[in-house]
RNA sequence: GGUCACGUAGCUCAGCCUGGCAGAGCGGCUGACUUGUAAUCAGCAGGUCGUGGGUCCAAAUCCCACCGUGACCU
Numbered sequence: 001g002g003u004c005a006c007g008u009a010g011c012u013c014a015g016c017c018u019g020g021c022a023g024a025g026c027g028g029c030u031g032a033c034u035u036g037u038a039a040u041c042a043g044c045a046g047g048u049c050g051u052g053g054g055u056c057c058a059a060a061u062c063c064c065a066c067c068g069u070g071a072c073c074u
Stems, first nucleotide, its partner, number of pairs: 001073007010026004020057001028044005050066005
């Protein structure tokens, strides 16, 4: 230098192909239960979907460029 994959909640990841309310588990907080803790149950909070631009009535999703990480080729 080239090719490919990945980037979404604090962590691990779905959702992308086929555009239409942003989700799960764990973790955190509050409450219930308990003599108390853990476990269990109920509820709540937490996201500029890597960045910028384009297309579209509408973009995590499609297109372009860039950034980061990894693998391979040279």

The prediction has a mean pLDDT of 84. Predicted 3D model of a 74-nucleotide RNA (transfer RNA) from Candidatus Nitrososphaera evergladensis SR1. The RNAcentral record of the sequence draws on ENA, GtRNAdb, MGnify and Rfam. Rfam family: tRNA. The family's RNA type in Rfam is transfer RNA.